[in-house]
Formats: sequence, structure tokens, C1' cells
RNA sequence: AUAAGAAAAAAGCAAACUUGUCGAAAGGCAGGGACGCAAAGCUACAGGGCCUAACCACUUUUGUGUAAGGCAGCCUGGCCACCUUU
Repeated sequence: AUAAGAAAAAAGCAAACUUGUCGAAAGGCAGGGACGCAAAGCUACAGGGCCUAACCACUUUUGUGUAAGGCAGCCUGGCCACCUUU
């Protein structure tokens, strides 16, 4: 430096649920908690997909549409990185 993750070890992250908090919501953050993860690290101003619909518009109905709001633990791409093998 390239490729890979079979086995082992060191280290790491943390779904559901729950408590607090922020938010219109989706969801975020912090604590508890572990379903899982070889990138479950970063990137949503790389592309696709998904969630929400406050504002706004149209409507007159507990209606419809819309992302400037979200999801990186949905997929592809990009960037960076631990261990082991080669």
C1' cells in the first nucleotide's frame, strides 16, 4: 500500500422499551437498557428512498398538497479509521 473478515483478541457503537429534556410532528440530545453492528464513524449541499406537515397554498374538513424539518441502524456513492489475515 492492496484485498478480505474465517478464527482469536483489544477497543467501540447501541434497536425496542424506559426516564428527563427540546420540538408542531417526524425526530434529536442526555441517563438507563442490549436487538444487533467489521464501519451501526462522518457526509441529507452526491443520488435515490422513507417519515413528518408547523408555516404556506387550496379548501371548509378534524380535508388535500408542499421541506426551508428529519432518518447515515433503508440502498448506492464519497471521506476518515481500530484489530486480525493477506
Molecule: c-di-GMP-I riboswitch aptamer